The prediction has a mean pLDDT of 76. Bacterial RNase P class A from Rhizomicrobium sp., 367 nucleotides, folded computationally. Lineage of the source: Bacteria > Pseudomonadota > Micropepsales > Micropepsaceae > Rhizomicrobium. A source record names the gene rnpB. It matches the Rfam family "Bacterial RNase P class A". Rfam classes the family as a ribozyme. From the family's description: Ribonuclease P (RNase P) is a ubiquitous endoribonuclease, found in archaea, bacteria and eukarya as well as chloroplasts and mitochondria.
């Protein structure tokens, strides 16, 4: 210098004017005004996990059903998050990726191709030693057979390589590798290393059912609590009426059914209002412990709280960026992403113009 890996941070600054919401103080009978102060995010988003909080349900515990999680250890209020490690895979490397328990509990499946897909198999092929036959005999041929080395199919073919061995072959024998198993050593563990034994027995799929271990009651701030109007309706008591009344039965008569008015009080619901509602698993700084996630101690700060829903707009100037011109000094124009609280918190995921910082890797050059 170029190419890359990982982690962190910012994501316009300042000023003036106008405006909006909360709180405090103050003026005012009130309506409202004045002053001060605070007023979106790293994701406030998706609502995918985990909790707090609230109500409902429920004798306790366990089992079953259903759902979820799934290497080991730690962290946390908790988690499917995070940290550290192990194993496997990728990269020259920094580093990245993995639903990563069990296939010897059982069931099921393994398409197409292929001889054969699990009770493994024999299409091409290899062999003719033994046995039978043809042939006088040999050679050769036929039969009876032997084999799984090589070819072919497939995602996968029942260990691999080499030597020996054989008629040809074969863990048939041996060495190494792999696998299984027993023990030893190290490690909290996952696991790793070593030694012995076994000739290979145990194909794959659990992102099919299933088995094992662990976790889980349901609904959500429109949760929920409180105050409570007019009107209508309900109840209790008192008073007046008790039919020659009123209403309904399409109209009239008859018949039938129902009951009214006034006052006081009580209780429920609706409109509306208040709370829940922001001092919290809180932020910042320092120190200590830990590889780290994180924990502890001290100091310090108070940091949105609306309710059809505030957090905005204009101007000036500066700073990036982009474009044009350039006498290379500058000049002019343009111009800042994704988005936006609604009970709160911890995560994950997704969106994001542009910029800054740190650590590390590889290649090349120079000293």
């Nucleotide at each position: 210098u170029c190419a890359g890996a990982c982690g962190g941070c910012c994501g316009g600054g300042u000023g003036a004017c106008c405006g909006c919401g909360g709180c405090a103080u103050u003026c005012g009978c009130a309506a409202g005004g004045a002053u001060g102060u605070c007023g979106a995010g790293g994701a406030a988003a998706g609502u995918c996990c985990g909790g707090g909080c609230u109500c409902c349900a429920c004798g306790g515990a366990a089992a079953g059903a259903c759902g979820g999680u799934g290497c080991c250890g730690g962290u946390u209020a908790a988690c499917g998050g995070c940290c550290g490690g192990c194993g496997g895979g990728g990269g020259c490397g920094a580093c990245c990726c993995c639903a990563g328990g069990g296939a010897u509990a059982g069931c099921g499946c393994c398409a197409c191709a292929g001889a054969a897909a699990u009770g493994a198999c024999a299409c091409c092929g290899c062999c003719u030693a033994a046995g039978a036959c043809c042939c006088u005999a040999a050679a050769g041929g036929u039969c009876c057979g032997g084999c799984a080395a090589g070819g072919u199919u497939g995602a996968a073919a029942u260990g691999g390589u080499g030597c020996g061995g054989u008629a040809a072959g074969a863990g048939c024998g041996c060495a190494c590798c792999g696998c299984g198993u027993u023990c030893c050593u190290g490690g909290u563990a996952a696991c790793a290393g070593g030694a012995g034994c076994g000739g290979c027995a145990c194909g794959g799929c659990a992102a099919g059912c299933c088995c094992c271990a662990c976790c889980g009651g349901g609904a959500g701030c429109a949760a929920g609590a409180c105050c409570a109007a007019a009107u209508a309706g309900g109840g209790a008591c008192g008073g007046c009426a008790c039919g020659u009344g009123a209403u309904g039965u399409u109209u009239u008569c008859c018949g039938c059914a129902u009951c009214g008015c006034c006052g006081u009080c009580c209780g429920g619901g609706u409109c509306g209002g208040u709370c829940g509602c922001g001092u919290g698993a809180g932020g910042u700084g320092u120190g200590u412990g830990g590889c780290g996630a994180c924990a502890c101690a001290c100091a310090u700060c108070c940091c949105a709280g609306a309710g059809g829903a505030a957090u905005g707009g204009u101007c000036a100037u500066c700073c990036a960026g982009u474009c044009a011109c350039u006498u290379c000094g500058g000049u002019g124009a343009u111009g800042g992403a994704c988005a936006g609280a609604a009970c709160c918190c911890g995560g994950c995921u997704u969106a994001c113009a542009g910029g800054c910082c740190g650590u590390c890797u590889g290649a090349c050059u120079u000293u």